[in-house]
Context: one part of a larger RNA
RNA sequence: GCCGGGGAGUUCACGGGUGUGGCGAGCCUAAGGGCUUGAAAGCCCGUAAGCGUGGGGAAACCGACUUGCCCGCAGCCGGAGUUGGCUCCGGUGAGGGGCGGGGUCUGAAAGGGCCCGAAGUCACGCCCGUGAGGCUAGAAACCGGGCGAUCUAGCCCUGGGCAGGGCGAAGCCAGGGGAAACCCUGGUGGAGGCCCGAAUAGGGGUCUUGAUGUGCAAAUCGGUCCCUUGACCUGGGGCUAGGGGUUAAAAGCUAAUCGAGCCCGGUGAUAGCUAGUUCCCCCCGAAGUGUCUCGCAGGACAGCCUCGGGGGAGGUUGCCCGCGGGGUAGAGCUCCGAUGGGGGAGCAAGGGGCCGAUGAGGCUCCACUCUCCUUUCGAACUCCGAAUCUGCGGGCGCCGUAGAACCCGGGAGUGGGGUACCGGGGGUAAGCUCCGGGACCGAGAGGGGAACAACCCAGACCGCGGGUUAAGGCCCCAAAGUGCCCGCUAAGUGACAAACCAAAGGGCGUCUUCACCCAGAGACAGCGGGGCCGUAGGCUUAGAAGCAGCCAUCGGCUAAGAAGUGCGUAACAGCUUACCCGCCGAGGGUGGGGGCCCCGAAAAUUGACGGGUCUAAGCGGGCCGCCGAAACCCGGGCUCACCCACGCCCUGCGUGGGUGGGGGUAGGGGGGCGUAGCGGCUGGGUAGAAGCGGGGCCGUGAGGUCCCGUGGACCGGCCGCUAAUGUAGAUCCCGGU
Numbered sequence: 001g002c003c004g005g006g007g008a009g010u011u012c013a014c015g016g017g018u019g020u021g022g023c024g025a026g027c028c029u030a031a032g033g034g035c036u037u038g039a040a041a042g043c044c045c046g047u048a049a050g051c052g053u054g055g056g057g058a059a060a061c062c063g064a065c066u067u068g069c070c071c072g073c074a075g076c077c078g079g080a081g082u083u084g085g086c087u088c089c090g091g092u093g094a095g096g097g098g099c100g101g102g103g104u105c106u107g108a109a110a111g112g113g114c115c116c117g118a119a120g121u122c123a124c125g126c127c128c129g130u131g132a133g134g135c136u137a138g139a140a141a142c143c144g145g146g147c148g149a150u151c152u153a154g155c156c157c158u159g160g161g162c163a164g165g166g167c168g169a170a171g172c173c174a175g176g177g178g179a180a181a182c183c184c185u186g187g188u189g190g191a192g193g194c195c196c197g198a199a200u201a202g203g204g205g206u207c208u209u210g211a212u213g214u215g216c217a218a219a220u221c222g223g224u225c226c227c228u229u230g231a232c233c234u235g236g237g238g239c240u241a242g243g244g245g246u247u248a249a250a251a252g253c254u255a256a257u258c259g260a261g262c263c264c265g266g267u268g269a270u271a272g273c274u275a276g277u278u279c280c281c282c283c284c285g286a287a288g289u290g291u292c293u294c295g296c297a298g299g300a301c302a303g304c305c306u307c308g309g310g311g312g313a314g315g316u317u318g319c320c321c322g323c324g325g326g327g328u329a330g331a332g333c334u335c336c337g338a339u340g341g342g343g344g345a346g347c348a349a350g351g352g353g354c355c356g357a358u359g360a361g362g363c364u365c366c367a368c369u370c371u372c373c374u375u376u377c378g379a380a381c382u383c384c385g386a387a388u389c390u391g392c393g394g395g396c397g398c399c400g401u402a403g404a405a406c407c408c409g410g411g412a413g414u415g416g417g418g419u420a421c422c423g424g425g426g427g428u429a430a431g432c433u434c435c436g437g438g439a440c441c442g443a444g445a446g447g448g449g450a451a452c453a454a455c456c457c458a459g460a461c462c463g464c465g466g467g468u469u470a471a472g473g474c475c476c477c478a479a480a481g482u483g484c485c486c487g488c489u490a491a492g493u494g495a496c497a498a499a500c501c502a503a504a505g506g507g508c509g510u511c512u513u514c515a516c517c518c519a520g521a522g523a524c525a526g527c528g529g530g531g532c533c534g535u536a537g538g539c540u541u542a543g544a545a546g547c548a549g550c551c552a553u554c555g556g557c558u559a560a561g562a563a564g565u566g567c568g569u570a571a572c573a574g575c576u577u578a579c580c581c582g583c584c585g586a587g588g589g590u591g592g593g594g595g596c597c598c599c600g601a602a603a604a605u606u607g608a609c610g611g612g613u614c615u616a617a618g619c620g621g622g623c624c625g626c627c628g629a630a631a632c633c634c635g636g637g638c639u640c641a642c643c644c645a646c647g648c649c650c651u652g653c654g655u656g657g658g659u660g661g662g663g664g665u666a667g668g669g670g671g672g673c674g675u676a677g678c679g680g681c682u683g684g685g686u687a688g689a690a691g692c693g694g695g696g697c698c699g700u701g702a703g704g705u706c707c708c709g710u711g712g713a714c715c716g717g718c719c720g721c722u723a724a725u726g727u728a729g730a731u732c733c734c735g736g737u
Stems, first nucleotide, its partner, number of pairs: 001737006011132013026051002032045004055062002066100001068099004075092007101116006135276004142266006153240009162230001164196003167192001171188007202227003207223002210221002242258001244254003279672006289302005303414002305411006314399003318396009330384001331382002336378003340374007350366006417441003421437006446457003461637002464635005472627003475612003481624001483623006494614002505599003509596010526583005532556003537551003562577001566575002642662005673726001675723010691710008
């Protein structure tokens, strides 16, 4: 992992709700007792208590029980219109609504609060809540009582052990010195937490990327290193125990367990956390928001979902109009505040200058203040002011008598949301963060987008048939155009996207458009020729002659030629341009706008066309055809209709027709299948039960049924009741493999 078996919302009490049944102004027994019985079930007695028959008031206390009037849903009756199932009018109208009336409390009163025109109660089923272990499994812990020092720590008692070598303390002896104390030399002696030490003694454990690592081993082996007469090593016996011991101290050790041992018990501790939670079909279908909360992984209430009841005609998220509300975007400078410039005026105080004498005083400038004109601005400015949002009314649309709004009650789940877009706050930014909006995902399949929750198309009763389209596509992969017309691109640009898809800045790349100018009286380009004189203009200057600089920029001859466009010279010279003529013979020049393209452009698999590949199969415009989805349309879904709802219609009550609907997580509701036992009824079985293996058929499905084999003794059906009732999951439990 697989197979088989086991495996999770239960039970009791109380409360609330709902359904069914009994009795009913009443209902019901409890403890207990009696009868029957093997024991029960069952039957009888027991009416104490409880609930109800009425309310108001804290209480004292007061105290009714009104069908008088109006409206009116369904239904019923009558009438009218209509093809109609529809509409309208009138009457009646249980229930319902309103007015009036009544009780009581409060109040001086007015007024207000609660209540009144009669239904409960008991039992059982189901749902929910509360209390209990309370759906199942899971702690780390806490407490109690015991068991442990055969491991290990310390201590006590009693034993054992330590190759060899070295150093050579005290003491003693001999000799010598000394007045003495004492000293010196030699010998002897054998001290020491002394020294060396791989000793087939012992102990240790610094280092090791050695061995081993399904081991010799739940820590070993080897190497290396340290100690080895001591605070040494070691055998046996004994003592200390769990908030305790022991500790040369690490929170070490206390039996492979230690920041509080182990075993059993309290114990089914508690867990707002995690995992799991078992058959089918049908209808509806959420929320991730608000308030509070030691609240932020949870809950309570509200909101949103569902189921039942009441209700009885409106509802409204869409569009338009009218009347109100608002001060945003924008705009503006009127106010407030900021801001550059100019004019005017003031000047008590400040600074500079001048007159005066250094004083008084005066004049003037700056600064300052006021004012006028003008410039630029503002989330916390506004003389203005949208779109938009919003309140009310009306119209249209849509929903609604096949029952809306609204109200009451039962059951929930949710209370981590997310994405693109639009609007905004924070941030350089983010697959960032925080708000608002509707959409979508969540809980939504199908088609497109290469793949891809939320992008595009589109909401799936049925993988039943046919048709048509949407988005997107039509060279091949791969369904459909190698479609048609016009233009652009030469960069493999591009062939990705509706959006997202690289910029500022550049390009005599190319296409296009507009404006102006020149041109057959010859433009533009090229080539040939001319390009002069006064004059070297004046000034300046060492010089200044077209060409350092300043000023002026005339006249003549001309077809034309500047008091000079750029080189050049020290200054001249020289070259050249403007300008003119000739040759040539048709377009040329300048500026602006637009399209495609190029540069700008550097990263790691071929590495962003999905690939092949493409010069159209790229880009722009126009046109036709086709493909393409669970969308849309048609048909089908057997005589008991695929299913559901319906207070609808017809009706011969069988059914037929009609209308609307059938994506779906959490979750609500409905109806079923199967298992076990019990009761009643009724069947099968040695001529072969159950179980098991294989197959056929039926049912939307859970499942059912039949046949064959195996097996060898029990097993079904129908109607009810009861439940330890359904497994793939829980590192689930037990067994097997």